[in-house]
Model confidence (mean pLDDT): 76 of 100. This is a predicted complex of two RNAs, RNase P RNA and transfer RNA, with 430 nucleotides together.

């Protein structure tokens, strides 16, 4: 000096002028006016996960939905830090994704290809010991010895197909051959030390024990979830009809359970009305306020080469002139998650290149 | 503000235990027929399944996340 990772904070400043909302004083009979105070964000946003309020004449049990699953702390909870275990991505700092259970319950799928793809299979291929046939030779004969045949049978080493084909590599074996037996390495199961609260993890031994994918497929275990949203709900106003229908209604999808009612404006349909406060705040609603312009400054960026400075030059720095601050904008509250976001500025490491 | 749904060809729409299945019907193109034009007939293109990213051996369908557009409320 270039190009990155990670953490954390900033995201324009000051003044004048005009303006806006909330709200407290004051003048003025009043319309009005002065004056003070006080008014958006890390995401106010998507509305994705919860609470908090509030209502449902209860929320209580079952099915059925649904939601989470790997330790440890925190936290009401979602979730966050931290740490394991497998995977991806970067030369690296580092980033990223998922985690119960697929011999210990059961069902499913795996197209195409390929012989065989789910209590595995035999297409070229190898072999035919052992049994069949046939031929040669021996022998009186029961047979005996040699050769072809690939019938019957055995193998899975080898080609091949595919995301996946029943552990790898090598020496034995053997008719070919195969954990069929050794050795070493991978798993998998059990033991033993030792390490860590813990998920794990490090070493050792034993046993040939030697098929696997999929639960972001149904499913099983474990723990959660009653529903509905401030247009919730509630008090005041005001307007209509009492006009048909039901015999039961009550919040979630269903059943029991529970509660209330039984002739009532209880439940629909039909009719009529649609104003205002409450909820509702240390900003705040009511079609929604929190601007807008100017002068300087501060980053950043272009542009020119008259003028200063530094350099032999190319050019660099200062003044000069223009341009110019992103993503976005509260509507009950919180809290979190996700996504957008020009630009700076603080510590921390990584790679490259150089110079000592 | 808050509740649900829906995006597959130029338009409307199909597509479920995830597979060689990317259709269909109008349009669209080029030929034939006609003097010419409709109709007719034959051939023929058309898609990042709204974008990304994930499980998978594979994704139009599963699972995250984001744009886009419709409906609904006293």
């Nucleotide at each position: 000096u270039g190009a990155g990772c990670c953490g954390g904070c900033c995201g324009g400043g000051u003044g004048g002028c005009c303006g806006c909302g909330g709200u407290g004083g004051g003048a003025g009979c009043g319309a009005u006016c002065c004056c003070g105070c006080u008014g958006a964000g890390g995401a106010a946003c998507g509305u994705c996960g919860g609470g908090g309020c509030u209502c449902c004449g209860u929320a209580g049990g079952g099915c059925a939905g649904g939601g989470u699953g790997c330790u440890g702390g925190c936290g009401a909870g979602a979730g966050c830090c931290a740490g394991g275990u497998c995977g991806g991505g970067g030369u690296g700092a580092c980033c990223u994704g998922a985690c119960g259970g697929a011999u210990c319950a059961g069902g499913g799928c795996a197209a195409c290809a390929g012989a065989a793809a789910g209590c595995a299979g035999a297409c070229c291929g190898c072999c035919g010991a052992u049994g069949g046939u046939c031929c040669c030779g021996g022998g009186c004969g029961a047979c005996c010895g040699g050769g072809a045949c690939a019938c019957a049978g055995g193998c899975a080493a080898g080609g091949g197909u595919g995301a996946a084909a029943c552990g790898g590599u090598g020496c034995g074996g053997u008719a070919a051959g195969a954990g069929c037996g050794c050795a070493c390495c991978a798993g998998c199961g059990u033991c033993c030390g030792g390490g860590g609260u813990g998920a794990c993890c490090c070493g050792g031994g034993c046993g040939g024990c030697u098929c696997g994918g999929u639960a972001a497929c149904c499913c099983c275990c474990a723990c959660c979830c009653g529903g509905a949203g401030c247009a919730a709900g509630g008090u005041c106003a005001g307007a209509c009809u009492g006009g048909g229908g039901g015999c039961g209604g009550g919040u979630g999808g269903c059943c029991c359970g529970c509660c209330c009612g039984a002739u009532g404006c209880c439940c629909c349909c039909g009719g009529g009305u649609g104003g205002a406060c409450c909820g509702c705040a240390c900003a705040g609603a009511u079609g929604g306020a929190u601007g807008g312009u100017c002068a300087c400054c501060c980053a950043u960026c272009g542009g020119a080469u008259c003028u200063c400075c530094g350099g032999c030059g190319a050019c660099g720095g200062a003044a000069c002139c223009g341009a110019g601050g992103a993503c976005a904008g509260a509507a009950c509250c919180c809290c979190g998650c996700g996504u957008a976001c020009a630009g700076g500025c603080c510590g921390g490491c990584u790679c490259a290149c150089c110079a000592c | 503000g808050g509740g649900c749904g829906c995006g597959u060809a130029g338009c409307u729409c199909a597509g479920u235990u995830g597979g060689u299945c990317a259709g269909a019907g109008c349009g669209c193109u080029g030929c034939c027929c006609u003097u010419a034009c409709a109709a007719g007939g034959c051939a023929g293109a058309u898609g990042u399944c709204g974008g990304g990213g994930g499980u998978u051996c594979g994704a139009g369908g599963c699972c995250c996340u984001c744009c886009g557009c419709g409906c609904c409320c006293a």